About this RNA: Predicted 3D model of a 150-nucleotide RNA (glmS glucosamine-6-phosphate activated ribozyme aptamer). Rfam family: glmS glucosamine-6-phosphate activated ribozyme aptamer. Rfam describes the family as follows. This entry contains a glucosamine-6-phosphate activated ribozyme that is found in the mRNA for GlmS. GlmS is an enzyme that uses fructose-6-phosphate and glutamine to generate glucosamine-6-phosphate. The ribozyme catalyses self cleavage of the glmS mRNA that is thought to regulate GlmS activity. It is annotated as a riboswitch. The literature on the family includes a 2006 paper in Nat Struct Mol Biol by Jansen et al., "Backbone and nucleobase contacts to glucosamine-6-phosphate in the glmS ribozyme". The sequence was found by an Rfam model in a public genome assembly. Model confidence (mean pLDDT): 77 of 100.
RNA sequence: GGAGCUCUGUUAGCGCCGGGACCGUGAUUGGUUGACGAGGUUGGCGGUGAUCGAAAGAUUCGGCGGAUGCCGCCACGGCUCACAGUGGGUCGUAAGGGCAAAGGGAAAAAGCAGAAUCAAGACUGUAACAGAGCUUUGCCUGACACUGAA
Numbered sequence: 001g002g003a004g005c006u007c008u009g010u011u012a013g014c015g016c017c018g019g020g021a022c023c024g025u026g027a028u029u030g031g032u033u034g035a036c037g038a039g040g041u042u043g044g045c046g047g048u049g050a051u052c053g054a055a056a057g058a059u060u061c062g063g064c065g066g067a068u069g070c071c072g073c074c075a076c077g078g079c080u081c082a083c084a085g086u087g088g089g090u091c092g093u094a095a096g097g098g099c100a101a102a103g104g105g106a107a108a109a110a111g112c113a114g115a116a117u118c119a120a121g122a123c124u125g126u127a128a129c130a131g132a133g134c135u136u137u138g139c140c141u142g143a144c145a146c147u148g149a150a
Base pairs, nucleotide, nucleotide: 014065015064016063017062019061020033021032022031023030036053037052038051042075043074044073045072046071047070048069076092077091078090079089080088083148084147085146086145087144096141097140098139099138100137101136102135103134111126112125113124114123
């Protein structure tokens, strides 16, 4: 310096594809595309088949698998009657809910440029441009029952 093996991390708009579409070929056939980022997990089981915007207007269409979403149940945990236990309610460690305003939100693809490719496409570069989550403030709403000890 090279190769192999093992482990760990990153990645769930994530993986794959017989349809469709695109490129190349006289044809057989080959290649390509098929979710762009942001955000998101207490654990188990079941169900459903998943938030936000950007772009596009044969696409991100169609199919299969998965998935941090949502719903129900159980367990654990926080909060909610000064305390503790049980129950109810609500949420998930930043651990009540709703509405409004302000703040904040470094997007990526697209586009443009580049080099390679027969081409499609992929790749590289480029301070273009979001919304939600989130924070603050205001308003509305919930903050309970029983038992126990002091």